[in-house]
RNA sequence: GGCGCCAUCGUCUAACGGUUAGGACAUAUGCUUCUCAAGCAUAGAAUCGGAGUUCGAUUCUCCGUGGCGCUG
Numbered sequence: 001g002g003c004g005c006c007a008u009c010g011u012c013u014a015a016c017g018g019u020u021a022g023g024a025c026a027u028a029u030g031c032u033u034c035u036c037a038a039g040c041a042u043a044g045a046a047u048c049g050g051a052g053u054u055c056g057a058u059u060c061u062c063c064g065u066g067g068c069g070c071u072g
Base pairs, nucleotide, nucleotide: 001071002070003069004068005067006066007065010025011024012023013022018055027043028042029041030040031039048064049063050062051061052060
């Protein structure tokens, strides 16, 4: 240099083009407890950047950025 794959809450991970963007762990608050832990309830928190297609894009297309793999 060429080709391919990946990018979503703090972390991990789902999501036929029409979802309140879901779940687990973690965090916060409350209940429980003499205290801590555990348990239960509740809450906050995310789509890498730009453009295009579409009535509608996390999803499809292009460019870029970053990561990984193969390779001249």